[in-house]
RNA sequence: UUCUUAUCCAGAGUGGUUGAGGGAACGGCCCGAUGACACCACAACAACCACCCGCGAAAGCGGGCAGGUGCUAAUUCCGAGCAGGGCGCAAGUUUGCGAGCUGCAAGAUAAGAG
Numbered sequence: 001u002u003c004u005u006a007u008c009c010a011g012a013g014u015g016g017u018u019g020a021g022g023g024a025a026c027g028g029c030c031c032g033a034u035g036a037c038a039c040c041a042c043a044a045c046a047a048c049c050a051c052c053c054g055c056g057a058a059a060g061c062g063g064g065c066a067g068g069u070g071c072u073a074a075u076u077c078c079g080a081g082c083a084g085g086g087c088g089c090a091a092g093u094u095u096g097c098g099a100g101c102u103g104c105a106a107g108a109u110a111a112g113a114g
Stems, first nucleotide, its partner, number of pairs: 001114008013042005021031003026079003043072001045070001047069003051064005076106001081104004087098004
């Protein structure tokens, strides 16, 4: 870096260092000197892998643990891409506008493979 599969509306902080931006980029909207972000230490959480227990023919399901990744503001913070069913308004038989819902895509993470 590519592909496959799964998950993503829940959950989770204290110190120390530093000192102005940060939430990937765009538009919003938020967070931040009451110190954000980042780094370090310890810890928490629990999606995947590992390990353990139970059920099962198996696939798998439930539970435990916290070793490996991960993760610890806001639904993946919201929207923006594609599609579908409706609703309202304007116009008048076919369009436009507005606010939403559902799904897919995309993104992030994990495991396996190339």